[in-house]
RNA sequence: GCGUCUUUAGCUCAGUUGGAAGAGCAGCGGAUUCUUAAUCCGAAGGUCGCGGGUUCGAACCCCUCAAGACGCA
Repeated sequence: GCGUCUUUAGCUCAGUUGGAAGAGCAGCGGAUUCUUAAUCCGAAGGUCGCGGGUUCGAACCCCUCAAGACGCA
């Protein structure tokens, strides 16, 4: 330099070939317990890497850029 893949909550990851985003863990509040741990319940947490485009509608399709992994040179 070229190609392929990845980027979604604090972390690990889902998300059905477009209809508007979820789980587990962590953290927070509560129940239980003499207390802690464990268990159970609840709520909160998101410009879906950045910027554009297509579309009535984009996490998803197209383009540029950024970061990372792998391969070729």

Notes
A computed fold for a 73-nucleotide RNA from an Oscillospiraceae bacterium, annotated as transfer RNA.